RNA sequence: GGUCGCUUAGCUCAGCCGGUUAGAGCGUGCGGUUUACAUCCGCAAGGUCGCAGGUUCGAUCCCUGCAGCGACCA
Repeated sequence: GGUCGCUUAGCUCAGCCGGUUAGAGCGUGCGGUUUACAUCCGCAAGGUCGCAGGUUCGAUCCCUGCAGCGACCA
C1' cells in the first nucleotide's frame, strides 16, 4: 500500500436483507431473604447505536468519507 471484517450500556454481545417503545447476560445501586456475608428473588439507573454527510415519509440497519481495532496479501 491492497482486500476483508468489526465498532450498540461500565464489560461480553444480540438486534433475522428499513417501520413507530433499542435489548440480554455479567457488573452497579436499592429492597427482600440471612444474626451477618454469599447465594437466590424483585426493582431501578445506565445508550448522541464510533464521527460526519447522503438516500428515504422514516436509518442501529442502506450508500460515501474519516477514525480506531483485527485478519490476510504484498
The RNA shown here (transfer RNA) has 74 nucleotides and comes from Candidatus Chisholmbacteria bacterium RIFCSPHIGHO2_01_FULL_52_32. Model confidence (mean pLDDT): 81 of 100. Its Rfam family is "tRNA". By type it is a transfer RNA.